This is a predicted structure of a 73-nucleotide RNA (transfer RNA) from an Actinomycetota bacterium. The sequence was found in a public genome assembly. Taxonomically the source falls in Actinomycetota (Bacteria, Bacillati).
RNA sequence: GGGCCGCUAGCUCAAUUGGCCGAGCAGGGCGCUCUUAACGCCAAGGUUGUGGGUUCGAGUCCCACGCGGCCCA
Numbered sequence: 001g002g003g004c005c006g007c008u009a010g011c012u013c014a015a016u017u018g019g020c021c022g023a024g025c026a027g028g029g030c031g032c033u034c035u036u037a038a039c040g041c042c043a044a045g046g047u048u049g050u051g052g053g054u055u056c057g058a059g060u061c062c063c064a065c066g067c068g069g070c071c072c073a
Stems, first nucleotide, its partner, number of pairs: 001072007010025004019056001028042004049065005
């Protein structure tokens, strides 16, 4: 330098053909328990990397850039 993959909640990941952005863990509250842990219940938590484009509608399609990884040179 070129190619490919990835970027979504604090962390790890889902999200059918473009059609209501979800789960587990962590953190918070409550219950249970002699206490802790475990377990159960509840609530909260999102600029979907950034900026544009297409579209009635974009996590999803297109372009540029940034970051991480793999391969080639």